[in-house]
Molecule: transfer RNA
Organism: Planctomycetota bacterium
RNA sequence: AGGCUGGUAGCUCAGCUGGAUAGAGCAUUGGUUUCCUAAACCAAAGGUCGUGGGUUCGAGUCCCGCCCAGCCUA
Numbered sequence: 001a002g003g004c005u006g007g008u009a010g011c012u013c014a015g016c017u018g019g020a021u022a023g024a025g026c027a028u029u030g031g032u033u034u035c036c037u038a039a040a041c042c043a044a045a046g047g048u049c050g051u052g053g054g055u056u057c058g059a060g061u062c063c064c065g066c067c068c069a070g071c072c073u074a
Stems, first nucleotide, its partner, number of pairs: 001073007010026004019057001028044005050066005
């Protein structure tokens, strides 16, 4: 330098062929229970979907540039 894969909640990841209010587990916080803690159960909070544009009635999803990480080639 070129190519491939990935970037979504604090962490690990889903999100099918563009459509419904963007989700799960763990963690966190509150509650129930308990003498207390843990466990269990219930609930809540938490997101510029890497970034800037474009296409579209509508983009996490499609297109282009850039950034970051991993791998391959030279």